[in-house]
Predicted 3D model of a 72-nucleotide RNA (transfer RNA) from Paenibacillus albilobatus. Its Rfam family is "tRNA". The family's RNA type in Rfam is transfer RNA. RNAcentral holds the sequence, with entries from ENA and Rfam. Taxonomically the source falls in Paenibacillus (Bacteria, Bacillati, Bacilli, Caryophanales).

RNA sequence: CCGGAUGUAGUGCAGUGGUAGCACACUUGCCUUGGGAGCAAGUGGUCGCAGGUUCGAGUCCUGCCAUUCGGA
Numbered sequence: 001c002c003g004g005a006u007g008u009a010g011u012g013c014a015g016u017g018g019u020a021g022c023a024c025a026c027u028u029g030c031c032u033u034g035g036g037a038g039c040a041a042g043u044g045g046u047c048g049c050a051g052g053u054u055c056g057a058g059u060c061c062u063g064c065c066a067u068u069c070g071g072a
Base pairs, nucleotide, nucleotide: 001071002070003069004068005067006066007065010024011023012022013021018055026042027041028040029039030038048064049063050062051061052060
């Protein structure tokens, strides 16, 4: 320099253009002598950044950034 993949909650990941979800973690309560386990409820996201298309974008298009793989 060229090409591909990935980027979504603290962590790991889903999400076929129509209200952003699951598990773990965290908080509170119940339970327990206490802790752990279990049960119930709850908090937490400008979906990597910036534009574009669309009535509507996490999703489609363009550029950039980061990580990663391959090639020269």